The RNA shown here (small-subunit ribosomal RNA) has 1458 nucleotides and comes from an uncultured bacterium. The coordinates come from a structure-prediction model, not an experiment, and the mean pLDDT is 85.
[in-house]
RNA sequence: AUUAGAGUUUGAUCCUGGCUCAGAACGAACGCUGGCGGCAUGCCUAACACAUGCAAGUCGAACGAGACCUUCGGGUCUAGUGGCGCACGGGUGCGUAACGCGUGGGAAUCUGCCCUUGGGUUCGGGAUAACAGUUGGAAACGACUGCUAAUACCGGAUGAUGUCUUCGGACCAAAGAUUUAUCGCCCAGGGAUGAGCCCGCGUCGGAUUAGCUAGUUGGUGGGGUAAAAGCCUACCAAGGCGACGAUCCGUAGCUGGUCUGAGAGGAUGAUCAGCCACACUGGGACUGAGACACGGCCCAGACUCCUACGGGAGGCAGCAGUGGGGAAUAUUGGACAAUGGGCGAAAGCCUGAUCCAGCAAUGCCGCGUGAGUGAUGAAGGCCUUAGGGUUGUAAAGCUCUUUUACCCGGGAAGAUAAUGACUGUACCGGGAGAAUAAGCCCCGGCUAACUCCGUGCCAGCAGCCGCGGUAAUACGGAGGGGGCUAGCGUUGUUCGGAAUUACUGGGCGUAAAGCGCGCGUAGGCGGCUUUGUAAGUUAGAGGUGAAAGCCCGGAGCUUAACUCCGGAACUGCCUUUAAGACUGCAUCGCUAGAAUUGUGGAGAGGUGAGUGGAAUUCCGAGUGUAGAGGUGAAAUUCGUAGAUAUUCGGAAGAACACCAGUGGCGAAGGCGACUCACUGGACACAUAUUGACGCUGAGGUGCGAAAGCGUGGGGAGCAAACAGGAUUAGAUACCCCGGUAGUCCUAGCCGUAAACGGUGAGCACUGGACCGAGGGCCUGCACAGGCUCCCGGUCGCAGCGAAAGUGUUAAGUGCUCCGCCUGGGGAGUAUGGUCGCAAGGCUGAAACUCAAAGGAAUUGACGGGGGCUCACACAAGCGGUGGAGGAUGUGGCUUAAUUCGAGGCUACGCGAAGAACCUUAUCCUAGUCUUGACAUGCUUUAGAACUUUCCCGAAAGGGAGAGGUGCCCGCAAGGGAGCUUUAGCACAGGUGCUGCAUGGCUGUCGUCAGCUCGUGUCGUGAGAUGUCGGGUCAAGUCCCUUAACGAGCGAAACCCUUGUCCUUAGUUGCCAGCGGGUCAUGCCGGGGACUCUAAGGAUACUGACGGUGUUAAACCGGAGGAAGGUGGGGAUGACGUCAAGUCCUCAUGGCCUUUAUGAUUAGGGCUGCACACGUCCUACAAUGGCGCGCACAAAGCGACGCAAACUCGCAAGAGCCAGCUAAUCGCAAAAAUCGCGCCCCAGUUCGGAUUGCAGGCUGCAACUCGCCUGCAUGAAGCCGGAAUCGCUAGUAAUCGCGGGUCAGCAUACCGCGGUGAAUGUGUUCCUGAGCCUUGUACACACCGCCCGUCAAGCCACGAAAGUGGGGGGCGCCCAACAACGCUGUCGUAACCCGCAAGGGAGCAAGGCGUCUAAGGCGAACUCCGUGAUUGGGACUAAGUCGUAACAAGGUAACCAAU
Repeated sequence: AUUAGAGUUUGAUCCUGGCUCAGAACGAACGCUGGCGGCAUGCCUAACACAUGCAAGUCGAACGAGACCUUCGGGUCUAGUGGCGCACGGGUGCGUAACGCGUGGGAAUCUGCCCUUGGGUUCGGGAUAACAGUUGGAAACGACUGCUAAUACCGGAUGAUGUCUUCGGACCAAAGAUUUAUCGCCCAGGGAUGAGCCCGCGUCGGAUUAGCUAGUUGGUGGGGUAAAAGCCUACCAAGGCGACGAUCCGUAGCUGGUCUGAGAGGAUGAUCAGCCACACUGGGACUGAGACACGGCCCAGACUCCUACGGGAGGCAGCAGUGGGGAAUAUUGGACAAUGGGCGAAAGCCUGAUCCAGCAAUGCCGCGUGAGUGAUGAAGGCCUUAGGGUUGUAAAGCUCUUUUACCCGGGAAGAUAAUGACUGUACCGGGAGAAUAAGCCCCGGCUAACUCCGUGCCAGCAGCCGCGGUAAUACGGAGGGGGCUAGCGUUGUUCGGAAUUACUGGGCGUAAAGCGCGCGUAGGCGGCUUUGUAAGUUAGAGGUGAAAGCCCGGAGCUUAACUCCGGAACUGCCUUUAAGACUGCAUCGCUAGAAUUGUGGAGAGGUGAGUGGAAUUCCGAGUGUAGAGGUGAAAUUCGUAGAUAUUCGGAAGAACACCAGUGGCGAAGGCGACUCACUGGACACAUAUUGACGCUGAGGUGCGAAAGCGUGGGGAGCAAACAGGAUUAGAUACCCCGGUAGUCCUAGCCGUAAACGGUGAGCACUGGACCGAGGGCCUGCACAGGCUCCCGGUCGCAGCGAAAGUGUUAAGUGCUCCGCCUGGGGAGUAUGGUCGCAAGGCUGAAACUCAAAGGAAUUGACGGGGGCUCACACAAGCGGUGGAGGAUGUGGCUUAAUUCGAGGCUACGCGAAGAACCUUAUCCUAGUCUUGACAUGCUUUAGAACUUUCCCGAAAGGGAGAGGUGCCCGCAAGGGAGCUUUAGCACAGGUGCUGCAUGGCUGUCGUCAGCUCGUGUCGUGAGAUGUCGGGUCAAGUCCCUUAACGAGCGAAACCCUUGUCCUUAGUUGCCAGCGGGUCAUGCCGGGGACUCUAAGGAUACUGACGGUGUUAAACCGGAGGAAGGUGGGGAUGACGUCAAGUCCUCAUGGCCUUUAUGAUUAGGGCUGCACACGUCCUACAAUGGCGCGCACAAAGCGACGCAAACUCGCAAGAGCCAGCUAAUCGCAAAAAUCGCGCCCCAGUUCGGAUUGCAGGCUGCAACUCGCCUGCAUGAAGCCGGAAUCGCUAGUAAUCGCGGGUCAGCAUACCGCGGUGAAUGUGUUCCUGAGCCUUGUACACACCGCCCGUCAAGCCACGAAAGUGGGGGGCGCCCAACAACGCUGUCGUAACCCGCAAGGGAGCAAGGCGUCUAAGGCGAACUCCGUGAUUGGGACUAAGUCGUAACAAGGUAACCAAU
């Protein structure tokens, strides 16, 4: 000093696991924006090509010469000779995987200039450039002749302390300049500096690179170098390297450091510093102290330039700069003032090193863009629930300040005496004026920040999840907000998060992951003990670990960045000393590990040989006759040529029933009749022996089911392929009849399986219980029991685990070794290698694509899973529908319009409890109105209101008149309230859209018995428990049990009605008794008994009895009772489901419309008709129809009404009115029934459609389009296919009555009563529902999910006849320059000989050879590209065909082979 997580798989959960984000950094780039300063940084790409200028010169105190100046003393300048330098400084990172670098060592070396020490510096000689002349060439550049100097060159002398040495000796040097001083020169020693060489250790990826190497490894002789060495050469030996990764391939300069990280690590190697390599490409040497030399030379090559075509010149990876490449990287600047470098004695000269300036927000750091005050909370904007809120003290205004920028003035330090590029810079003083100065990104979650408008799966966004299909906080804009700020975002890259390669610090039964199993090599690890050693280990000391950087403490620039000083650190390496535990090594021993020995029993352990019976099939024979066989049902098939069946005999091959077991054996695969032979292992008991001999095990090697392959046999049964029969839409299947490989044997090959305990091997330790197999000991034997060892199982404690589970046979706790994993798909594929006869096995990728894939468990839902239970669900019955005619609704069609809605059950006699007009609607046609038909308010005109006439018109509407004046105040004029009206403004209006924006209401599951909560408990959690289980019920109803105890919404009850009784009350109801009256009638007086009415009570509770049951709940039975187990009926509808229905009941958000989608009027339409469906009515007749006669209801309704009686009419009805505000009067007749008569089985005396005529009623009006009546007409229809509906008792069926709506119109709807059945012993099946359980790959929940071919598009990849290019080697050919060797005829000043001529030594052109760059040829290897065609793969829209998988997925699934 120090460790943070989040989003995303699911309906939800836990886990595994990937993807993504938040952080930091950058030599960056791009977009938008941009005030100042300081300090840094700036071609990461084409080591691509370069115009132009500059980047290395200097010395006249080495030398001669020339020119100029001169004060004649000399001075200045310079081409050349000569010296030193040019090997530094500067650039770049091509190459290099290497002693290249880092670090630490080493010995066999050199070192100019510098320092120091000791000596020396002598005598001669011959040339040569410059220069002069001649001459060649376009040029570059030369050639010849002649002259000359030196610190240039050469010889001699001297010579040790130097070198060599055979120890005698031999050999080697110099240069001068100058007036002094001084600077030089030569030899040798030492030092310093720099350089060369060697070694240990460290230093990327690939094994789909496993073998490499002939100067290779070593030796000897020789050569060579400054120096060790195969460095080179000749000979000899045959070595050397490699799984601790040689060789080969790819990539790469290395380091200090830099970035990140808690660290360990990971990534990186710009700027600064150290080392290395390179300088157009390749090769070579020369000179020199130093080079094989960036601005030197030679040769070859490519390229560029000049040329008179004969020849020449060049090398920015120096600084600027140009072109090019690229997303991208600066000025053809100033100065040597400073720091350094070269030369010089020095002055000085040179210096694109360097110091500065310029350009760039490229980075880091600092500063600013104002401060205070200011509420009417201004205006404007935005939002709004229209009140307001917000922008916001923000602005304006007022009062101040002047950093920066601007203007003026002064003016350093950097400089030791002089010298300042920067520069009139830093800094200081003064001045004016808020003046010169703010943007970028984001606002769905992660992640700080929300609203409106536009858009409408479009346009677009997006880092991941994901937004957008008309109310988008996710797109675009705006307002507001958040973040950072001269920057902000995006992109790219690195580390982090990622414990997601796990050393620190992960895993492998089911998530990815244990080799199919043994043996065993290397390696790793290893029992007890003695001694030694000191490799590991630990500690101390020393050396080193460059500087810079990081860190700490200080200091200097106003601060900071930056710079400086000091310290610490540099975790490393080396040397040395010590320790002696532990490990290693060596060693003395030991017996607990391991092995050996003896005895014994158990066993489907293995191999070989032999033997046996049952069954099957076939063959022969007998009996016997028409079928057999097979299936869901059949058929193919067999059988009258005698099957099947049955009896006897024979043959063949394969497998071994019972015993048999959760049993035994084996390493695994696997092993099952019996006997024999050979043989492996385990176990028990017992003695002795060896003395760690052990464990694991990369490579290696052996074994290894089934299928398969080749050889030769064998072949009964079974049976891929194949064929036939079925099934089916199809059926290349499932089922059936046949049937070949194969299954069996043999000696081989293959080498894989879901080779599974999905669990590697070994050792040790850690509570138990029970069962089974084998051995031993004890209880005297047997049975049985106890103890003990080993083996096989079940259940479970702790612990572990994501859970389920596991649990001494661990998945617990430890140790050792091996194997394996790192998201899904692509893919166990391609390619390469290797094995195999083949099939194929082993090893084993990538591109591309997805954001998941997955494990376990939970709740649901579902199942052609299971169990239990219920319901008119089925069955048993009764009656219908579906056929006919009609009514009505719907679809469709039609139409100017046929308004709209409802759509399986849960739309369709539904909204509509009643469309002729009205109703009635953006339905159609036509005519009109525009503050409106309706509401409120304001301004305004006229008038009270109101009544009424006329004209046009279909009406609405428009126009013209007439009458009439009220109330309050006021004398009047006038004003006011209210109403009507004109004009105008706000607004009205909308059955317009969205029921997928909503409220409310409703349907349905379903009157089904369910749905939940609190607390507790269990589980990491989703959740579970309760609510399950045993009974019972109509019921989650109740009882019992119980980690649950309680509670709520439902069920039940409470409510209404009906059934019985009681009490009270008797009018309009009733009339038994009493009285009166009538043809008759509660008609009258009376009465409350009865019926009834309508108010209140009572009754029924499984209460009592018997049985069953658990002593319970409850059920069964009979009794009593009007009623019996909820008495019947109704109302009442849990949590929720269906985005169910309704914006056209109503309400309502949003959108749309406003002389129209509003309002109004007339007429038409909603009634339209080839057709289809639903719901009904009436029928088809005799249980009937018709006629006549005669009974018995209930519940309702009536003043805009019900209407008696009477009269008329065949009737509908009309006339006339009595009564009735209705227990009083009326509608009102109930009908079926019953009695009598006719009809006599027929399209009828059934049936009534249709049509004609004539009437009636309602209404403004019955044409489109009402109802009724009479007469006439008299259709279809003779009981209804497939299918389907309702109903369990006062029910079905049947009969009529009433009401609502309504002017009128009812087969519909809602009610009422009358008559009044049949059947159900039950739950197999269909449908629906409830509970428990099970499986699941479903969760939009089976109308789910999902697989494969084919077709289309697109993408990447593989194969491919070939084809194009690269790379490094190999062999051969040719061979430049240089070097080396040999030769050296021509030539030649110094030295030697010689008087000279000349000769010699030496030099040297040339020639030959060795080696070799470049080049050429060849055969291979390897990599990359491309390729007609082809192969599979991934992804795409609602394509095609099927249905493989998930449920028993409808043939259980899966693995391997065929």

The RNAcentral record of the sequence draws on ENA.